[in-house]
RNA sequence: GCGCCAGUGGUCUAGUGGUAUGACAUCUGUUUGACGUACAGAGGAUCGGGAGUUCAAUUCUCCUCUGGCGCA
Numbered sequence: 001g002c003g004c005c006a007g008u009g010g011u012c013u014a015g016u017g018g019u020a021u022g023a024c025a026u027c028u029g030u031u032u033g034a035c036g037u038a039c040a041g042a043g044g045a046u047c048g049g050g051a052g053u054u055c056a057a058u059u060c061u062c063c064u065c066u067g068g069c070g071c072a
Stems, first nucleotide, its partner, number of pairs: 001071007010024003018055001026042005048064005
């Protein structure tokens, strides 16, 4: 330099055009003498950044950043 893959709450993850899913963690409540467990609930991500297509983009296209793999 060229090609391919990945990037989504604090962490991991689902999601092939129609208001982003779940788990762990955090917080609150119930339970306990207390802690933990268990149960119920809450907050938390404009989806790496920018542009384009579209009525509508996490999803499609282009550029770019970061990481990984391969070729030279």

A computed fold for a 72-nucleotide RNA from a Promethearchaeota archaeon, annotated as transfer RNA. It matches the Rfam family "tRNA". Its family is annotated with triplet codon-amino acid adaptor activity in the Gene Ontology. About the family: Transfer RNA (tRNA) molecules are approximately 80 nucleotides in length. Taxonomically the source falls in Promethearchaeota (Archaea, Promethearchaeati). The sequence is in RNAcentral, with records from ENA.